[in-house]
Notes:
The RNA shown here (TPP riboswitch aptamer (THI element)) has 93 nucleotides and comes from Jiangella ureilytica. The organism belongs to Jiangella, within Bacteria.
RNA sequence: ACCGAUCGGCCGGGGUGCCCGCAAGGGCUGAGAUCACACCCGCCGAACCUGAUCCGGGUCAUGCCGGCGCAGGGAGACCGACGGUGCCGGCCC
Numbered sequence: 001a002c003c004g005a006u007c008g009g010c011c012g013g014g015g016u017g018c019c020c021g022c023a024a025g026g027g028c029u030g031a032g033a034u035c036a037c038a039c040c041c042g043c044c045g046a047a048c049c050u051g052a053u054c055c056g057g058g059u060c061a062u063g064c065c066g067g068c069g070c071a072g073g074g075a076g077a078c079c080g081a082c083g084g085u086g087c088c089g090g091c092c093c
Base pairs, nucleotide, nucleotide: 001085002084003083004082006081007080008079009078010076011042012041013040014039017028018027019026020025048073049072050071054067055066056065057064
């Protein structure tokens, strides 16, 4: 100096639906179902948004599952640690 399916920091991005119930609360999927100083994601970007009041399947129901989807967007090309590789210089044998 470059590299990285690793770790940390700072900064930034993002979502919060469905069913039962008067309510309290309970149930489903999920990392997360609106406040948790949690969770997820940051370009090798499916976190998340748009298309979409979409298509197929399934469910009591739902953005539940699949498709759409090498479609369009999307927040750092940050700092440090550690490791690897290479180059330059110094010293010793």
It matches the Rfam family "TPP riboswitch aptamer (THI element)". Gene Ontology term of the family: thiamine pyrophosphate binding. Its mean pLDDT, the model's own confidence on a scale to 100, is 79.